[in-house]
Predicted 3D model of a 91-nucleotide RNA (SAM riboswitch aptamer (S box leader)) from Ornithinimicrobium laminariae. Rfam family: SAM riboswitch aptamer (S box leader). Rfam describes the family as follows. The SAM riboswitch is found upstream of a number of genes which code for proteins involved in methionine or cysteine biosynthesis in Gram-positive bacteria. Of the family's consensus pairs, 97% are formed in the model. The sequence was found by an Rfam model in a public genome assembly. The organism belongs to Ornithinimicrobium, within Bacteria. The prediction has a mean pLDDT of 83.

RNA sequence: UUCCCAUCCAGAGCGGCCGAGAGAUCUGGCUCUACGACGCCGCAGCAACCAUCCCACACGGGAAAGGUGCUCACGCCAGGAUCGAUGGAGG
Numbered sequence: 001u002u003c004c005c006a007u008c009c010a011g012a013g014c015g016g017c018c019g020a021g022a023g024a025u026c027u028g029g030c031u032c033u034a035c036g037a038c039g040c041c042g043c044a045g046c047a048a049c050c051a052u053c054c055c056a057c058a059c060g061g062g063a064a065a066g067g068u069g070c071u072c073a074c075g076c077c078a079g080g081a082u083c084g085a086u087g088g089a090g091g
Base pairs, nucleotide, nucleotide: 001091002090004088005087006086007085008084013043014042015041016040017039021032022031023030026079027078028077029076044071045070046069049067050066052063053062054061055060075083
């Protein structure tokens, strides 16, 4: 980067740095934000996609040190787009 499969109305924050917008893109709304949003770093937490362990040995259930991911609002809402994000097996 591409293809396939699965998920996206649950859950989870503090500190330091930065300094103006951010919420994927467009439009119309709406929400957060100098009482410092967004982003980066540290620690912590949530969760259970992959891996590991245990019970079943069929489906499945439990655990949470590992690999990711995530921690304002239903992917914020609606429209359009086979659009976006995350995980896994391949190329």